The prediction has a mean pLDDT of 76. Predicted 3D model of RNase P RNA and transfer RNA as a complex of 455 nucleotides.
[in-house]
């Protein structure tokens, strides 16, 4: 100077003026609900976002337990809970700093592999090789066996390499190499690592295929719910239901009696609308201790937005960051330039809380700290 | 505010227990037929399968995460 890793911090500030939304006060009207003024406090995010996991909370359903579904999947520690997070592991990938992993098991059982190719899952003989036998004077042809070492398809073709064996081959045998199963032995909580011996000679890839294992989960979501409670309608008790005349049941009449419209009075339940839920919390902050950390403990300090078509915003100035412009100054240097300074101009991302935390993804603009490769000068 | 579903030629679906050229209708373009047209026949073109990123030897299909568009849900019948 290029190019790149990993973290951590910010989310312009101060002031002045107009507004916006909540609290809590005084004041003035008011019978009261309130309403209308002043002064006064507080007023988005690091993601509020997508609502993808995970809780609290609050109704419903539930005696236990199993099936079905569903999700999670290497160890261990963190936590209220995770599929989150720390520190390991093992694999991969980068030259490195680092970073990525759905990383239980396909030597449980099922299934699946188009096309090519002889053959694709108790393997298989196209081509080549070698034996044998028959024809041939030979070169070769024809049959019949034997081989997977070599070609050739294929993503993938049943360990490698090299000696021995063979007719030719071949884990057929051996040595070394590499896997897997089993056992010892040593380290680690643990996943796993280092060494030692054994087997058969190697059992191939899918499980983000069905299933096998292990561990989790009951449903709905603050339009949860709870409280108070109009006007209409309905719906329960009570009482009237009176003189003449009238309504329906008790088969027709008449008595008598039930119902029942109307009227009065109460008395629940819902709606509309209000009020809670709804801001003290798995809380900030600071210091101290434990922890490799993730966290975790003491202690002391803070109170920090709650609306309900949804406030948080617009102007003005000065600081401050950065960019651009000047035949501008001043200083450094052979220059190219760098620095400071002076004037004009310009820019500043992503994005709006809506019960309320933990997280995850996903958008986005700067700063700083560190570390790594690579060039180039000394 | 909560909850669930859907993106494949212009248009309207189908394929999504993975297989290599991803199809049907309609529509477009060219041509036959007609004096021209329309039906009708023939033929042609047209696809990042909404994006990306895994998984497999292979992905529209099976995972994941965004993007986009649509439904539902309060009370009372």
């Nucleotide at each position: 100077g290029g190019a790149g890793c990993a973290g951590g911090c910010c989310a312009g500030g101060c002031g002045a003026u107009c507004g916006c939304c909540g609290g809590a006060u005084c004041g003035g009207c008011u019978a009261u609900c309130g309403c209308c003024g002043g002064a006064u406090c507080g007023g988005a995010g690091g993601a509020a976002a997508g609502u993808c996991c995970g809780a609290a909370c609050a109704c419903c359903a539930u005696a236990g337990g199993g099936c079905a579904g569903g999700g999670u999947g290497c160890u261990c520690c963190a936590u209220a809970a995770c599929g989150u997070g720390g520190a390991g592991u093992c694999g991969c990938g980068g030259u490195g700093a680092c970073g990525c992993g759905a990383a239980g098991g396909c030597a449980a059982g099922u299934g699946c592999a188009a096309c090519a190719g002889a053959a694709a899952g108790c393997a298989a003989a196209c081509c080549g090789c070698c034996c044998c036998g028959c024809c041939c004077c030979a070169c070769g042809g024809c049959g019949g066996g034997g081989u997977a070492a070599g070609g050739g398809u294929g993503a993938a073709a049943c360990g490698g390499u090299g000696c021995g064996g063979u007719a030719a081959g071949a884990g057929c045998g051996c040595a070394c190499c590499a896997g897997u199963u089993c056992u010892c032995c040593g380290g680690g909580u643990g996943a796993c690592c280092g060494g030692g011996g054994a087997a058969g000679c190697u059992a191939g890839g899918u499980a983000a295929a069905c299933c096998c294992c292990a561990c989790c989960c009951g449903g709905u979501g603050c339009a949860a719910g709870a409280c108070c409670a109009a006007a209409u309608a309905g719906g329960g008790g009570a009482g009237u239901g009176c003189u003449u005349g009238a309504g329906g049941g008790c088969g027709g009449c008449c008595c008598g009696u039930c119902c029942a419209a109307g009227c009065u009075c109460c008395c629940g339940g819902g709606u509309a609308g209000g009020u809670c839920g709804c801001a003290u919390g798995a809380g900030g902050u600071g210091u101290c201790g434990g922890g490799c950390a993730a966290c975790c403990g003491a202690c002391a300090u803070c109170c920090u937005a709650g609306a309900g078509g949804a406030a948080u915003g617009g102007u003005c100035g000065c600081c401050g960051u950065c960019c651009c412009g000047g035949u501008g100054g001043c200083g450094g240097g052979u220059a190219a330039c760098c620095g400071c300074u002076c004037c004009g101009g310009g820019a500043a991302a992503c994005a709006g809380a809506a019960u309320u935390c933990g997280g995850c993804u996903u958008a986005c603009g700067g700063c700083c700290u560190g570390c790594u490769c690579c060039g180039g000068c000394c | 505010g909560c909850g669930c579903c859907c993106g494949u030629a212009g248009c309207u679906c189908a394929g999504c227990u993975g297989g290599a050229u991803a199809g049907a209708g309609u529509g477009c373009c060219g041509g036959a037929c007609u004096a021209c047209g329309a039906a009708u026949c023939c033929g042609u073109a047209g696809g990042u399968c909404g994006c990306a990123g895994g998984u497999u030897c292979g992905a529209a299909u099976c995972c994941u995460g965004c993007c986009g568009g649509g439904c539902g849900c309060g009370c009372c019948a």